[in-house]
RNA sequence: GGGCUCAUAGUAUAAUGGUAAUACACCGCAUUCGCAUUGCGGAGAUGCGAGUUCGAUUCUCGCUGAGUCCA
Numbered sequence: 001g002g003g004c005u006c007a008u009a010g011u012a013u014a015a016u017g018g019u020a021a022u023a024c025a026c027c028g029c030a031u032u033c034g035c036a037u038u039g040c041g042g043a044g045a046u047g048c049g050a051g052u053u054c055g056a057u058u059c060u061c062g063c064u065g066a067g068u069c070c071a
Stems, first nucleotide, its partner, number of pairs: 001070007010024004018054001026042005047063005
């Protein structure tokens, strides 16, 4: 320098154009003499900028970052 893949809550992963989900973690309540466990509830996220579309996490382009292969 070139090819390919990826970017979603604090972490790890889902969501093939129509209200963004689950687990752990965090907070509250119940349970306990207390802690832990367990049960119930709650807050929290689509890297940045454009384009297509009635509508974009999803499709297209660029940028940034990460991984991998070639040179």
This is a predicted structure of a 71-nucleotide RNA (transfer RNA) from a Parcubacteria group bacterium. Its mean pLDDT, the model's own confidence on a scale to 100, is 84. It matches the Rfam family "tRNA". Rfam links the family to the GO term triplet codon-amino acid adaptor activity. The sequence was found in a public genome assembly.